[in-house]
RNA sequence: GAUCCUGCUGGAGGACACUGCUAUCAGAGUACGCCUAAGCCAUGCAAAUCUGCCCGGCGACUUCGCCGGACGGUGUACGGCUCAGUAACAAGUAGUCAAUCUGCCCUUCGGACUGGCAUACCCUCGGGAAACUGAGGAUAAUUCCGGAUGGCCCGCCUAUGCUGGAACUGCUUGGCGGGCAAAAUGGCGCGCGAAUUGGAGCGCGUCCGCCGAAGGAUGAGACUGCUCCUGAUUAGGUAGUUGGUGAGGUAACGGCUCACCAAGCCGAUAAUCAGUAGGGGCAAUGGGAGUUGGCGCCCCGAGAAGGGCACUGAGACAAGGGCCCUAGUCCUACGGGAUGCAGCAGGCGCGAAACCUUUACAAUGCGCGAAAGCGUGAUAAGGGAACUCUGAGUGGCAGCCGGCUUUUGCCGACUGUCUUUUGGCGAACCUAAACCGUUCGCAGAAUAAGUUCUGGGUAAGACCAGUGCCAGCCGCCGCGGUAAUACUGGCAGAACGAGUGGUGCCCACGAAUAUUGGGUCUAAAGAGACCGUAGCUGGCCUGUUAAGUCCACUGUGAAAUCUUGGGGCUCAACCUCAAGGCGUGCAGUGGAUACUGGCAGGCUUGAGAGCGGGGGAGGUCAGGGGUACUUACGGGGUAAGGGUAAAAUCUGUUGAUCCUGUAAGGACCACCAGUGGCGAAGGCGCCUGACCAAAACGCGUCUGACAGUGAGGGUCGAAGGCUAGGAGAACGAAUCGGAUUAGAUACCCGAGUAGCCCUAGCAGUAAAUCAUGCAGACUGUGGUGUUGCCAUGGCUUCGGGCCACGGCAGUGCUGUAGCGUAGGUGUUAAGCCUGCCACCUGGGGAGUACGGCCGCAGGGUUGAAACUUAAAGGAAUUGGCGGGGGAGCACCACAAGGGGUGGAUGCUGCGGUUCAAUUGGAUACAACGCCAGGAAUAUUACCGGGGAAGACGGCAGGUUGACGGCCAGACUGAAGAUCUUGCCAGACGAGCCGAGAGGUGCUGCAUGGCCAUCGUCAGCUCGUGGUGCGAACUGUCUCGUUAAGUCGAGUAACGAGCGAGACCCUUGCGCAUAGUUGCCAAUUUCCCCUCCGGGGGAGAUGCACCCUAUGCGGACUGCCCGCGUUAAGUGGGAGGAAGGAGAGGGCGACGGUAGGUCAGUAUGGCCUGAAUUCCUCCGGCUACACGUGGCAUACAAUGGCCGAGACAAUGGGCUGCAACUCCGAAAGGAGAAGCGAAUCCCACAAACUCGGCCCAAGUUCGGAUUGGGGGCUGUAACUCGCCCCCAUGAAGCUGGAAUCCCUAGUAAUCGCUUGUCAUCAUCGAGCGGUGAAUAUGUCCCCGCUCCUUGCACACACCGCCCGUCAAGUCACCCAAGCUUGUUUUUGGUGAGGCUGCGCUUCUUGGCGCUGUCGAACCAGAGAUAGGUGAGGGGGGCUAAGUCGUAACAAGGUA
Repeated sequence: GAUCCUGCUGGAGGACACUGCUAUCAGAGUACGCCUAAGCCAUGCAAAUCUGCCCGGCGACUUCGCCGGACGGUGUACGGCUCAGUAACAAGUAGUCAAUCUGCCCUUCGGACUGGCAUACCCUCGGGAAACUGAGGAUAAUUCCGGAUGGCCCGCCUAUGCUGGAACUGCUUGGCGGGCAAAAUGGCGCGCGAAUUGGAGCGCGUCCGCCGAAGGAUGAGACUGCUCCUGAUUAGGUAGUUGGUGAGGUAACGGCUCACCAAGCCGAUAAUCAGUAGGGGCAAUGGGAGUUGGCGCCCCGAGAAGGGCACUGAGACAAGGGCCCUAGUCCUACGGGAUGCAGCAGGCGCGAAACCUUUACAAUGCGCGAAAGCGUGAUAAGGGAACUCUGAGUGGCAGCCGGCUUUUGCCGACUGUCUUUUGGCGAACCUAAACCGUUCGCAGAAUAAGUUCUGGGUAAGACCAGUGCCAGCCGCCGCGGUAAUACUGGCAGAACGAGUGGUGCCCACGAAUAUUGGGUCUAAAGAGACCGUAGCUGGCCUGUUAAGUCCACUGUGAAAUCUUGGGGCUCAACCUCAAGGCGUGCAGUGGAUACUGGCAGGCUUGAGAGCGGGGGAGGUCAGGGGUACUUACGGGGUAAGGGUAAAAUCUGUUGAUCCUGUAAGGACCACCAGUGGCGAAGGCGCCUGACCAAAACGCGUCUGACAGUGAGGGUCGAAGGCUAGGAGAACGAAUCGGAUUAGAUACCCGAGUAGCCCUAGCAGUAAAUCAUGCAGACUGUGGUGUUGCCAUGGCUUCGGGCCACGGCAGUGCUGUAGCGUAGGUGUUAAGCCUGCCACCUGGGGAGUACGGCCGCAGGGUUGAAACUUAAAGGAAUUGGCGGGGGAGCACCACAAGGGGUGGAUGCUGCGGUUCAAUUGGAUACAACGCCAGGAAUAUUACCGGGGAAGACGGCAGGUUGACGGCCAGACUGAAGAUCUUGCCAGACGAGCCGAGAGGUGCUGCAUGGCCAUCGUCAGCUCGUGGUGCGAACUGUCUCGUUAAGUCGAGUAACGAGCGAGACCCUUGCGCAUAGUUGCCAAUUUCCCCUCCGGGGGAGAUGCACCCUAUGCGGACUGCCCGCGUUAAGUGGGAGGAAGGAGAGGGCGACGGUAGGUCAGUAUGGCCUGAAUUCCUCCGGCUACACGUGGCAUACAAUGGCCGAGACAAUGGGCUGCAACUCCGAAAGGAGAAGCGAAUCCCACAAACUCGGCCCAAGUUCGGAUUGGGGGCUGUAACUCGCCCCCAUGAAGCUGGAAUCCCUAGUAAUCGCUUGUCAUCAUCGAGCGGUGAAUAUGUCCCCGCUCCUUGCACACACCGCCCGUCAAGUCACCCAAGCUUGUUUUUGGUGAGGCUGCGCUUCUUGGCGCUGUCGAACCAGAGAUAGGUGAGGGGGGCUAAGUCGUAACAAGGUA
């Protein structure tokens, strides 16, 4: 890297709020300051109405109407708004009231008799700024008060009946005692009516009202069961608290309140406390179960600036009533007053966030009224708002042109024509008035398309330009460093469409808190173990009950919402009708009885007990023993001992170590000893005894479910540690010393204190692991050990013996099915089923902080968050790597050898330095005599000087002469290159803007091609089949063999391909063919020489031989012996020129090294373009303190010099090779035959052989350097060529560490040819001559291949990675303090209400006192939450900081 799993992150869908860009219209719906400030409010409106009664005013003047003010009645407790508080009988649901009330309304029955006192408005007089208020005088009522009747209530008595689950308590009937009401001339209407007309009075009414009683309806109150958020880092709470008796109070029960008595009551089934929150119908989402929400509408509750209190009333402790306190605002004459938009509009503030100070009571409702009617910011309407849903549109047709397109077809512009939906305008109807709508008419394609995306997920660009890790994008992964499908813009395309994107939040996807429906050996997760309380679960049989359970029925579970069907708006949204459903519930009644539960009785298999004989390192205590060790003493003995990789510290001549004897001391318990035994775990090992305890087996004697698990709780619990006291031999943290090291606070060594040991306590943790909770049942396989007990059989030396087979209980190995991500597990389950407990929910922060509990302390236990991050993790796979293992191989490995390099001088290349330039590239192996690169110029790319040059287009300019040519002079190294003065010539035009040619300018990390290297390797793959969920594996493995994955045998593999081999070339043997330019044996002709043997030259015949160059043959483990598996093959042998690949070369797999080359050529992109182009001259690449690679020559006698003599091959040749002759001492020069070559030339090979000299020295070695004189090439030889001659004669006497090459015609050595080339070779490529030594092995070093193993690596060990320190930044913790809120409690002050008493008065009044409740304020003490905080602490994050290297491989000390 890839895979499977685990696990989280992100993303696609829907809903809601805000927001960016954009926008033609209509309908319906919503009701729109809910989220933040239950913050504060200017102004207007939101609750009136009625003539019962009295008065005033106005109009009419007989009645009457209107307006206003009191008194009075009803209403203002509804409607409307809001969600602060409330975790509660607040809500939901089902019940109860035998413990209650109920105005207006309905039904029934009865009644309405008789008296009286006030008061407001009004009049008079005062106080005050105002608000308002005081005194006096009159007066009415459906105002208020007294009496009677009736009835009601209470108490007592006696009984009767009724309802009911229940009656001393209700209802009913009777008696006795006590207490209490009516609007009598009520109102209205009509009639009669004494009589001066209206009057008094009377009567009547389907009229309105009043009183009493009973009932109903409605509404309200109280009580109860069940349901009802989070936190245990909230475990105890509670004094009116719990109950009783008695009283008070209430409509009513009740500690609701009070006095007394008792001490209860609540709580692990979560009390109390803290935080959060109105509840429900429902809404969003989802397949559902669920999860989330509580906006609008409906029901219930609560609140009205914060807090408290009562009054009135049927009903309130009252939003638009009252009183008081607090805070705010306003007025004021400073004395005192006023006020409450969480009603509708509207304003400020807060905020991301939310409309008009509109119209009308026409409709629906409500209040009052007999009614007409009045009122109504409820409501109905309109306006604003893309807030939601639904519907419609933004044109159609034809022609022509253009673009794209294979046809089809698509798009755009233009022209013509058609229609007029929508929108615009006009009129009527509709409406409370409008809007809208309906009908009719008018003009005109006119008035109407955007948003977001286009790398993946995810539909849509391998388009263009700009940018160049910049600017920026990005939910996540990621993109951007000069070819960006990802940034910005353009074009093109995709999706949706009057909308479309972004942000936040909710649900789903998520089986990702898993009831449905997850897990815990290794991924997060089994508590260290056991005992046991509550709880949960529980064997067999019978009977009973009917709580759970099941069935049927009844009641209820509001409407709206939802579903289906129908109907109405042109459709739809929407509205409406019907049916269904929902609320999965609760309550009641009647049944059923299998199962669970209760009760009763029984049973024995679970469990326990009993008896029996065995087994065991089970525990505690006591006694005894043994070896070793150390020390002490004695004897012997002498120089070392000890220790290590090596050493040293250390011990030792004051006698060690060592041998030996004795004694003391403390710890420990070898062998036996065994994946053997025992124990719950930790753990337990010499022997004996005492005590304690457990398990197995056997018997089937007893009890009769007594059981399983186990939250809390309790006990035990290795090592290390702590407290107190002992003991202390060995070992041994800390510490000291010696080493090692860059350092070494380590590893190693020498010492050594705590500790280890004992006694008594504490502590309570471990990788306390089988990383596997306890218990039970089952499993269509098993196999094989071992321990204990038992049964049976056999053998027997009769022993406590041996063997076989079986049962039960343990303990191991292997393994089937199954399971599992896999590794694995597998009757000792991680299989399958059940019961109970514990635990987990991404990584880090962190097992940390704070708090609690425990501890002497160290610390333990319980146990977060902010912040940060896209992964962390498990198992397995392929590679790579290992200072892991195994096997094989190689002279670019070693060994055995040979010769070198590294030292000297020179040559050459590189680095460095220098320079105007010293052009550039190549840099471990795989750069460095490399880029055929031996550069005098050229080459040449570098430096200096001088010059030239722009196809094509456009524009200045140009017949008043452009561009150009030229004599002379000037300038210059030189030059009509330029300049001066002119002449010639005749049309363009480098002066400007573009655009080009050219570029050895950049990028080898954009490329092609070619090459190097791994690789003198033996590997690399595929098809089919098989295995595995998969990545992958098998094949390619194992054994043998080979140079080889070469071959054979085995084998879930069978085959195949690229490599290896085969093949091609050269060479080694032979044959055939061929015979010139090669050959000359033989024959022969001619000439020459002769020592007469013969020799030489030329020619002819010839092709024998050599040679040349074509084709064949030959070698294949074919034959023999041994080994090997009867194989592959291998050791030896024969034959053969050659023997096991005969020798040498060519040929280089899949791929790796971003290896090298843009400077050989090609080529994308970029740059330059009058200079980075081209030409020319000169210089440089040749510099020179130095470093280094490769070579040459040497240091000599196996040598040097002189003389003589011998033998090659490959090659090259016309701008060429040049014989031969002559000149020169030579280099060379002058002539010149031959040869485009098996013919001629280069061309005499050298080492070698023979003879002579040198005699161990810086030499007759060595030749550098330098001087002089010549020659050759070339335009040119100074920088800077080669050769010859003379002279000069440096370093160097075999080369440190280290390192290179080589296994036979090889190394070494000797020359020769050729490439480049005018000249120049110490270079490269070839050629031949002479010609060894050593090994026949190994994996030790450096490496390569294969197998295996570990891995936290995969950019692959030049990997990964840890911690401190330093820097920046963020959140957090501690903290002296400072500060704010909430809450509890104590004390004080105490408005006001209520009760009682007293005084006063004409009084319903006033004053005072007391009691009680008590808001608020002040002071104190706690508790709790927040803010801030000097300083301190750790943590997270942040490309390239410091120090080390702890971990990953045996990670170098596991």

Small-subunit ribosomal RNA from a metagenome, 1454 nucleotides, folded computationally. Its Rfam family is "Bacterial small subunit ribosomal RNA".